This is a predicted structure of a 65-nucleotide RNA (Fluoride riboswitch aptamer (crcB RNA motif)) from Neomoorella sulfitireducens. The sequence was found by an Rfam model in a public genome assembly. Its mean pLDDT, the model's own confidence on a scale to 100, is 76. It matches the Rfam family "Fluoride riboswitch aptamer (crcB RNA motif)". Its family is annotated with positive regulation of gene expression and response to fluoride in the Gene Ontology.

[in-house]
């Protein structure tokens, strides 16, 4: 120096923050990623602050003071 394996790092997983775990993309302006239903389109409608778990915040529903 090269190859292989492993690891680290950065980004990312349809709306905020944190911890843990997992998936995907990557050495920069690209990639990963950018929900579902109806509709030719325009447009209309639905669920969720998680990829998963836990907590906080915001929002929504019901009850009590």
């Nucleotide at each position: 120096u090269c190859u292989c394996c492993a690891g680290a790092c950065g980004g990312u997983g349809a709306u905020g923050g944190a911890g843990u775990u997992c998936g995907c993309c990557g050495g920069a302006a690209a990639a990963a990623c950018c929900a579902c239903c109806c509709g030719c389109a325009a447009g209309g409608g639905u669920u969720g602050a998680u990829a998963a778990c836990u907590c906080c915040u915001a929002c929504c529903u019901g009850g009590g003071a």